[in-house]
RNA sequence: GGAGUCGGCCAGGCAAUCGCUGCUGCGUGCGUGCUGCGUGCGCGGUGGAGGAAAGUCCGGGCUCCGGCAGACCGGGUGCCAGGUAACACCUGGGGGGCGUGAGCCCACGGAAAGUGCAACAGAAAGCAAACCGCCUAAGCCCGUCAUGGGCCGGUAAGGGUGAAACGGUGCGGUAAGAGCGCACCGCGGCCUUGGUAACAAGGACGGCACGGCAAACCCCACCUGGAGCAAGGCCAAAUAGGGAGGCAGCGCCCAGCACAGUCUGCUGUGAGAGGGCGCAGCGCCGGUCUGCGCGCGUCUCCGGGUAGGCCGCUUGAGGUCCGCGGCGACGCGGAUCCCAGAGGAAUGAUUGUCCUCGACAGAACCCGGCUUAUCGGCCGGCUCCCGCC
RNA sequence: GCUCCUAUCGUCUAGAGGCCUAGGACGGAGCCCUCUCAAGGCUUAAACCCGGGUUCGAAUCCCGGUAGGAGCGCCA
Numbered sequence: 001g002g003a004g005u006c007g008g009c010c011a012g013g014c015a016a017u018c019g020c021u022g023c024u025g026c027g028u029g030c031g032u033g034c035u036g037c038g039u040g041c042g043c044g045g046u047g048g049a050g051g052a053a054a055g056u057c058c059g060g061g062c063u064c065c066g067g068c069a070g071a072c073c074g075g076g077u078g079c080c081a082g083g084u085a086a087c088a089c090c091u092g093g094g095g096g097g098c099g100u101g102a103g104c105c106c107a108c109g110g111a112a113a114g115u116g117c118a119a120c121a122g123a124a125a126g127c128a129a130a131c132c133g134c135c136u137a138a139g140c141c142c143g144u145c146a147u148g149g150g151c152c153g154g155u156a157a158g159g160g161u162g163a164a165a166c167g168g169u170g171c172g173g174u175a176a177g178a179g180c181g182c183a184c185c186g187c188g189g190c191c192u193u194g195g196u197a198a199c200a201a202g203g204a205c206g207g208c209a210c211g212g213c214a215a216a217c218c219c220c221a222c223c224u225g226g227a228g229c230a231a232g233g234c235c236a237a238a239u240a241g242g243g244a245g246g247c248a249g250c251g252c253c254c255a256g257c258a259c260a261g262u263c264u265g266c267u268g269u270g271a272g273a274g275g276g277c278g279c280a281g282c283g284c285c286g287g288u289c290u291g292c293g294c295g296c297g298u299c300u301c302c303g304g305g306u307a308g309g310c311c312g313c314u315u316g317a318g319g320u321c322c323g324c325g326g327c328g329a330c331g332c333g334g335a336u337c338c339c340a341g342a343g344g345a346a347u348g349a350u351u352g353u354c355c356u357c358g359a360c361a362g363a364a365c366c367c368g369g370c371u372u373a374u375c376g377g378c379c380g381g382c383u384c385c386c387g388c389c
Numbered sequence: 390g391c392u393c394c395u396a397u398c399g400u401c402u403a404g405a406g407g408c409c410u411a412g413g414a415c416g417g418a419g420c421c422c423u424c425u426c427a428a429g430g431c432u433u434a435a436a437c438c439c440g441g442g443u444u445c446g447a448a449u450c451c452c453g454g455u456a457g458g459a460g461c462g463c464c465a
Stems, first nucleotide, its partner, number of pairs: 001385010012354007020048013050360001054371002057369005062228004074224005079093005094108001095106004109219002114217002116213002131159002133155003139151004167185006186208001187206002190203005232311004242302006249279006257270005281294004318337008355358001390461007399415004407445001417433005438454005
């Protein structure tokens, strides 16, 4: 100098003016009624999006429901140890893969518990099998001087098919072959050593018996009740329902009574004791009568609950700095700080100036993660290559 | 804000690990038939939302993303 890798940080800056919004101080008006609360106005102070606020994929807090606990079903996680409120996250370690390397990636328990799957091709695909081949040593038959041919057979080294063919390489061995024998490698369980463990190293043994798939069912270990702030709680109109209690009929007709007018008949008025009908039905019954009950009016009170208002709502597994423990994630202690909290939903506009000309994107109960999107820039650790001293 | 669901030719759909080179219907295009049109017959084009992973093999199983859609409080 070039290439790369890992970790951390920033996310246009500054100034002025005008706005929006939460909190708060002072003054003041109003309401309530007593030295407070609510609300309006004025002046002032102060706070005001993110690393992902996103996807809603995990985990927790919080709240309600289920009397409590457990179990089945279902769901989730899956090398080991640790961290944590918890996790599918993080840290450290082991194993496997990639890279010259720094470093990166891995759903990484069990296939000798059981069930199941493997199209096509191929002889054979799960208790293996024999298409092309290889071999005639033993046995039988034929033939020859002899080599030979056939039967019965042996074999799995080679070829071919397939994603996958029941250990691999080499030597020996054999008729040809074969873990048939041996060496090394692989595999298996056993022992020893190291390690908390995953696992690793070594030893002797076994002669291969034990192929793949569990993001197929399943088995094993561990975890797991459900719903979600539109959770949930408090105050509480109008209207219409619900409950309790009290009061109470109205209109019309008929007959009769009293008064007045009138010769009688009759007419009008008043009172309300009688009868009938209507407002006004329904249920109990097969039907009728009787009976009982409910309902219809009005007033008062009670309760649920809607609109509306308030709380939940932001002080928290919180931030910063220092010290200590730990390889680390993280923990402990001290000091210090308060940093959005709306409810049609606020963080914007204009101007000036500077630069490298500005990406993805906008909180809605909160927090820890993961994943996804993202113009560019800065800092630090490390690796490889080239050159020079 | 929260909780869910779905995605296959232009449209409606079948499919559940291999028989998928993804089937069917309607619609489209071409040809035949007819004097012409319709109907009918034959032929043909056209799709697994996207990206990874598991597996010998994925529309199907798993993970992540994208797009579209649905529901929500109280009383009765």